Model confidence (mean pLDDT): 76 of 100. A computed fold for a 105-nucleotide RNA from Novosphingobium album (ex Hu et al. 2023), annotated as Glycine riboswitch aptamer. The model forms 90% of the base pairs in the Rfam consensus. The organism belongs to Novosphingobium, within Bacteria.

RNA sequence: CUGGCACGCGCGGGAGAGACCUCGCUGAUUCGGGCAACCGGUCGGGGAGGCGCCGAAGGAGCAACCGCCCCGGAAUCUCUCAGGCAAAAGGACCGCGCAGGGCCU
Numbered sequence: 001c002u003g004g005c006a007c008g009c010g011c012g013g014g015a016g017a018g019a020c021c022u023c024g025c026u027g028a029u030u031c032g033g034g035c036a037a038c039c040g041g042u043c044g045g046g047g048a049g050g051c052g053c054c055g056a057a058g059g060a061g062c063a064a065c066c067g068c069c070c071c072g073g074a075a076u077c078u079c080u081c082a083g084g085c086a087a088a089a090g091g092a093c094c095g096c097g098c099a100g101g102g103c104c105u
Stems, first nucleotide, its partner, number of pairs: 003104003007100001008098006018051001020050004025045005031040003052085003058081001059079003065073003
């Protein structure tokens, strides 16, 4: 110098599973009742409890396999602690790009 690998950043794609049930609280309302205060309905926010479910943040377990003195590494499998089950957010993984150093060639 060339090429590759991993890390980091940016962009794009990215699945699954109840907009569940119950009980308060709260905001809005051009809806209904009412003289009004209020009551009911509808939509939204958030809290507590309950049951059901998903797995692709993270975590944990076994292991094909790999290295190997002791031993260690290891999944998209398994478990669901966490997380999630309208949208949003997140999201393993994949693709493209970017500079910086790292490793190999």